[in-house]
RNA sequence: AGAGUUUGAUCCUGGCUCAGGACGAACGCUGGCGGCAUGCCUAACACAUGCAAGUCGAACGGAGAUUACUUCGGUAAUCUUAGUGGCGAACGGGUGAGUAACGCGUGGGCAACCUGCCCUCUAGAUGGGGACAACAUCCCGAAAGGGGUGCUAAUACCGAAUGUGACAGCAAUCUCGCAUGAGGAUGCUGUGAAAGAUGGCCUCUAUUUAUAAGCUAUCGCUAGAGGAUGGGCCUGCGUCUGAUUAGCUAGUUGGUGGGGUAACAGCCUACCAAGGCGAUGAUCAGUAGCCGGUCUGAGAGGAUGAACGGCCACAUUGGGACUGAGACACGGCCCAGACUCCUACGGGAGGCAGCAGUGGGGAAUCUUCCGCAAUGGGCGAAAGCCUGACGGAGCAAUGCCGCGUGAGUGAUGAAGGAAUUCGUUCCGUAAAGCUCUUUUGUUUAUGACGAAUGUGCAGAUUGUGAACAAUGAUUUGUAAUGACGGUAGUAAACGAAUAAGCCACGGCUAACUACGUGCCAGCAGCCGCGGUAAUACGUAGGUGGCGAGCGUUGUCCGGAAUUAUUGGGCGUAAAGAGCAUGUAGGCGGUUUUUUAAGUCUGGAGUGAAAAUGCGGGGCUCAACCCCGUAUGGCUCUGGAUACUGGAAGACUUGAGUGCAGGAGAGGAAAGGGGAAUUCCCAGUGUAGCGGUGAAAUGCGUAGAUAUUGGGAGGAACACCAGUGGCGAAGGCGCCUUUUUGGACUGUGUCUGACGCUGAGAUGCGAAAGCCAGGGUAGCGAACAGGAUUAGAUACCCUGGUAGUCCACGCCGUAAACGAUGAAUACUAGGUGUCGGGUGGCAAAGCCAUUCGGUGCCGUCGCAAACGCAGUAAGUAUUCCACCUGGGGAGUACGUUCGCAAGAAUGAAACUCAAAGGAAUUGACGGGGACCCGCACAAGCGGUGGAGCAUGUGGUUUAAUUCGAAGCAACGCGAAGAACCUUACCAAGUCUUGACAUCCGCCUGACCGAUCCUUAACCGGAUCUUUCCUUCGGGACAGGCGAGACAGGUGGUGCAUGGUUGUCGUCAGCUCGUGUCGUGAGAUGUUGGGUUAAGUCCCGCAACGAGCGCAACCCCUAUCCUCAGUAGCCAGCAGUUCGGCUGGGCACUCUGUGGAGACUGCCAGGGAUAACCUGGAGGAAGGCGGGGAUGACGUCAAAUCAUCAUGCCCCUUAUGAUUUGGGCUACACACGUGCUACAAUGGCGUAAACAAAGGGAAGCGAACCUGUGAAGGCGAGCAAAUCCCAAAAAUAACGUCCCAGUUCGGACUGCAGUCUGCAACUCGACUGCACGAAGCUGGAAUCGCUAGUAAUAACGGAUCAGAAUGCCGCGGUGAAUACGUUCCCG
Repeated sequence: AGAGUUUGAUCCUGGCUCAGGACGAACGCUGGCGGCAUGCCUAACACAUGCAAGUCGAACGGAGAUUACUUCGGUAAUCUUAGUGGCGAACGGGUGAGUAACGCGUGGGCAACCUGCCCUCUAGAUGGGGACAACAUCCCGAAAGGGGUGCUAAUACCGAAUGUGACAGCAAUCUCGCAUGAGGAUGCUGUGAAAGAUGGCCUCUAUUUAUAAGCUAUCGCUAGAGGAUGGGCCUGCGUCUGAUUAGCUAGUUGGUGGGGUAACAGCCUACCAAGGCGAUGAUCAGUAGCCGGUCUGAGAGGAUGAACGGCCACAUUGGGACUGAGACACGGCCCAGACUCCUACGGGAGGCAGCAGUGGGGAAUCUUCCGCAAUGGGCGAAAGCCUGACGGAGCAAUGCCGCGUGAGUGAUGAAGGAAUUCGUUCCGUAAAGCUCUUUUGUUUAUGACGAAUGUGCAGAUUGUGAACAAUGAUUUGUAAUGACGGUAGUAAACGAAUAAGCCACGGCUAACUACGUGCCAGCAGCCGCGGUAAUACGUAGGUGGCGAGCGUUGUCCGGAAUUAUUGGGCGUAAAGAGCAUGUAGGCGGUUUUUUAAGUCUGGAGUGAAAAUGCGGGGCUCAACCCCGUAUGGCUCUGGAUACUGGAAGACUUGAGUGCAGGAGAGGAAAGGGGAAUUCCCAGUGUAGCGGUGAAAUGCGUAGAUAUUGGGAGGAACACCAGUGGCGAAGGCGCCUUUUUGGACUGUGUCUGACGCUGAGAUGCGAAAGCCAGGGUAGCGAACAGGAUUAGAUACCCUGGUAGUCCACGCCGUAAACGAUGAAUACUAGGUGUCGGGUGGCAAAGCCAUUCGGUGCCGUCGCAAACGCAGUAAGUAUUCCACCUGGGGAGUACGUUCGCAAGAAUGAAACUCAAAGGAAUUGACGGGGACCCGCACAAGCGGUGGAGCAUGUGGUUUAAUUCGAAGCAACGCGAAGAACCUUACCAAGUCUUGACAUCCGCCUGACCGAUCCUUAACCGGAUCUUUCCUUCGGGACAGGCGAGACAGGUGGUGCAUGGUUGUCGUCAGCUCGUGUCGUGAGAUGUUGGGUUAAGUCCCGCAACGAGCGCAACCCCUAUCCUCAGUAGCCAGCAGUUCGGCUGGGCACUCUGUGGAGACUGCCAGGGAUAACCUGGAGGAAGGCGGGGAUGACGUCAAAUCAUCAUGCCCCUUAUGAUUUGGGCUACACACGUGCUACAAUGGCGUAAACAAAGGGAAGCGAACCUGUGAAGGCGAGCAAAUCCCAAAAAUAACGUCCCAGUUCGGACUGCAGUCUGCAACUCGACUGCACGAAGCUGGAAUCGCUAGUAAUAACGGAUCAGAAUGCCGCGGUGAAUACGUUCCCG
């Protein structure tokens, strides 16, 4: 100090969450020791039991016990104590219920007060009296207790005397104070005191032993003055939330008289007056003891008020007084209430919020301990007694602090565990082993500080004293005194011995793998994880963090500048009131003098202690404890006077005002005007009008619409008209008049700060709406009808009521917006426009300048960006309003206003982790612009109807194996299922296996032949039968055996590679550097042209580059060159007439290598460009025609069944093998095709012209046989030579004559051919016979732009056989394209 989370990404706003610290804590797991602290936060709930306040015999009279003496009567001493009496019990201890208050804190005041014990001083203490307890006796009562009679003492009680003081009254007087007033002195009058006890002595007096009067010391008593301490009262300031609590108050506020108190006071009372408090928040309601401090924070603050300390309040609840110096009294009294207990039922007793402890409540909080040794308190002369205050111990990891659980060495990197690519890696020097140490632990021994300033005794000095007595003070010596505790500490012995867990490991946040699970179980603070390869669940290994603790939960502060004083905002994120006037308040121009309140500064008091900070010191350190120092507030006082404030005076620039002007839809009232709509009357006129996308409802032959004339009525004011004007806003538009408000310009007359803002308050305030009247032409919610539609309570149409208009009131809201409050000052420019002024010039005008308004662009600056930018969203100042995550909700309740509608004010529960702003990139739109494509259009031919073929779905089945699914699955994988293929089904077999590698043993083969068995594989029998050699054996093959393993067309194409489809042969997709932007990104790649093209040119903050385009490659179209066999034959010769032969290579053709086309030339257009149009030449012209070639990417597209492959699964089976079956099923649906429906045709006869291919387990000529498929024989050919091989459409001739036909050929019967082990399921072909549907195909839909469509043949791959499919080849050979509105991309 920040981080995560809104988005595809970005910046911002904004909330939520986390990391830190703390705790009187609790819970989970775990737990060795010590020190110091802390420990009912809940029920101020109820309490059993014990203890927590007594003491004094030196105040008093008795009683009892013991001892001594005794004249036995008693006397004395010591000890104990019920009672009278004194002091204490008002402290100490507990709790926080109440209290929002002079309760607390802080600072003052009392001239308005009290104060026991204590200290100092002054004066005094004379002399009497009568009782009551105890006690004795009698009586009542269960008890608690009580009563009667009698005796008695006092420091108990009561008169009298004295009266220094004191107090009160009267008279006159001095000093002082801020006022009431205070203090002092004088005279007179009045009131009212006391108590003795203990010790000692004989100087004085008397008896004279010693005592008494007396003296003396100490303690005590009385009156008074002062001090100290403690209290009482008053007061300034501070002290929580709510206005959805706005008015409260009758003893209330004040006065007078009286009373009362220690004292002031409505404190109380009688009378009089009507005051007092309050938006600076009264009253009411809720909550709460306050503070020093504590926690947190950089601080300012925020939260808190346990322990320790100060104050207050309370003591079962409420009330009351008594005693006393002090109480309205925790362990006192009285009364009332509740509760508990005792009871003989008549009555009584009690109060743990003291210490322990119990029950209860609760997540939760301890021992019915020891001691007065220390500190402190009460009483006492003292010893001493009492003290659950206190000092200690016990329990609890509740917290803080400290220590330990070992240290060194140790690599075969042991074993084991985990992972693994199987090589290894990690746990890990960790362990073991070796060498040490002993804090802690166990045992034993010793053993403190806290305790001497206190107390006793003895002595010394000194005071009082007549005193050497006695006693006070000071001091010296000595003795005793410890709960803790045989504790801390110390020493010795023993021996690594007795001692580690908890949480986390996806990011935030340090730390990763395996297995299990499979949106299940579960995790989670936020984001989120889990649907079969989970670093997020559970377990394990490893790692990280902390450590006798670790996590979780709860609460507080922080982070959060997320309530912002320090330190935020309000154009669009939440947020400017609709606008103005103005009260209180806040703020306020220039200057002089004064004052000194604010402000600054010096001094003083206070700010308790503890705590915090700093500096020291003591426990071995630390926590802890001790000492010193520091401390912002308040008060008093001296000084300063710049600024602010107060007082007095002056000024003119702010503000206002006078005068002179012009502008304007500013407001109100009255009057007037024309155009248009509608209606009424009349004329002309006839069948429609109206309305819509198209219609219909509606109007019209009873005369509409149209048109002409006349009239009525209401509302609104075309053009001018303009980011022009006016007004505070809402708003204002024909003309005239009256009246009225404001602004502006000029001048500088007058006043002299009169100003700005403005909580409440008041007024104005569009439209709609409301009240009761009037008015109503048009328009027109509601409503009615017609359309549209799946519906149509809408949009469209025909009507139409409120309303819109006027006048009186109400409402008080709008995206009332510039989404921008008002005011003032300052801060570059440019350009329009409106209303004025000034100056200049050559003056219908132009130029310069100035004031006020209204627009645009733009610099600085601001801003998250968009944008704003002298009309600020800039720089500053003043004042007001408002905001604090989204939803719930501008809702509910309450209140105010309103006739109502409703308005104003305005929550919470609950819920989410977002909601939102600006900008970026894509995608999409029944948004726009531009362009292209057989995309449409124009055409040609099809599909969809029929039959058949083929594929798919569905159904069926033992099985009908699997995959492909819009385009981009469906004559697809399959370039060819009778067996095989084959993956499917049934049945039969095999289990190291049909196939691969390794090992051991045996054999010499394997192959082959024959026979048996079987459905077949399998199996059995017989025969036959290697190579090399150094003779050991080896190679190879077969058999048997054991396991490692083989095998899988089993799953996952959503784990993958590779391959492929598609957009799309569309023109796009990117990068480097630079620049711009906070950034995502942009620029480049956009723009103007052009192209088939991101093709090229020009321009440009871009300059370059890459993958694509094009070109380079192949075929084809023309020519040349070279070469001519198996090709060709012009010329020559021969000929069996066949390029057949000689010969030739000119031509065709074949095969190399070249040429050619490049907008090269011309004209026009275009920007003198790119390029386009036309032309020439040319075989070919603007890419000549085809092919191959497929950018970045998209579709989790397809394929695990081509292949490869991770993981999972099967292993006498999901592997292998054999026979048979199935993949060929069939109510049906779809796709793709073939053949047709015929005359542009069918059939028949004879005739012509290809190209490209294939051929040896092959193509197979000719010839013969067969009607034919074919068969027989078999020439030639491993091919420019031979064969397949006939090309067909076409043309010619003939026939058919529009029919279900001489069209069409399905289906079926019979007979055959061929291939093959095999043709039944299930092949192709032939002949004869049979002769179905079908007469051009609904909605819809497909292909094609030229050698194309259409049409007719031929060939090939696969293949034993089996194409209407697929891949190729050449033949014949069109039509149309205006064009880009529409459909698709």
A computed fold for a 1385-nucleotide RNA from an uncultured bacterium, annotated as small-subunit ribosomal RNA. Its Rfam family is "Bacterial small subunit ribosomal RNA". Its family is annotated with ribosome and structural constituent of ribosome in the Gene Ontology.